[in-house]
This is a predicted structure of a 71-nucleotide RNA (transfer RNA) from a Candidatus Niyogibacteria bacterium. Its Rfam family is "tRNA". Rfam links the family to the GO term triplet codon-amino acid adaptor activity. Its mean pLDDT, the model's own confidence on a scale to 100, is 80.

RNA sequence: CGGGGUGUUGUGUAGCGGUAGCACGCAUGCUUUGGGAGCAUGUAGCCCGAGUUCGAAUCUCGGCACCCCGA
Numbered sequence: 001c002g003g004g005g006u007g008u009u010g011u012g013u014a015g016c017g018g019u020a021g022c023a024c025g026c027a028u029g030c031u032u033u034g035g036g037a038g039c040a041u042g043u044a045g046c047c048c049g050a051g052u053u054c055g056a057a058u059c060u061c062g063g064c065a066c067c068c069c070g071a
Base pairs, nucleotide, nucleotide: 001070002069003068004067005066006065007064010024011023012022013021018054025043026042027041028040029039030038047063048062049061050060051059
């Protein structure tokens, strides 16, 4: 320098145009002599900017970060 891939809550991961889910974690309550386990409720997220569309995590363009391949 060229090509490809990935970016979603504190962590890991689904969602391929129409309500952003799951597990763990965390908080509160119940239960227990206490702890743990269990149950209930809650907490918090689409890397950034622009475009297309009635509607974008999803499609397009530009940028940023990381990974892989080539030179």